[in-house]
RNA sequence: GGGCUGCUAGCUCAAUGGUAGAGCAGGAGACUCUUAAUCUCUUGGCUGAAGGUUCGAGUCCUUCGCAGCCCA
Repeated sequence: GGGCUGCUAGCUCAAUGGUAGAGCAGGAGACUCUUAAUCUCUUGGCUGAAGGUUCGAGUCCUUCGCAGCCCA
């Protein structure tokens, strides 16, 4: 220098172009003499950034940033 993949909640990951979810973690409660475990409820997101296409974009297109892999 060229090519490819990934970037979503505190963490690990989902999500056919049509209201962004789960598990763990956090908070509250139940249970228990207490703790742990278990059960119930619940908080938390400008989907890496900026543009474009579209009635509508996490998703499609362009550029950039970061990380990884391959080629030279």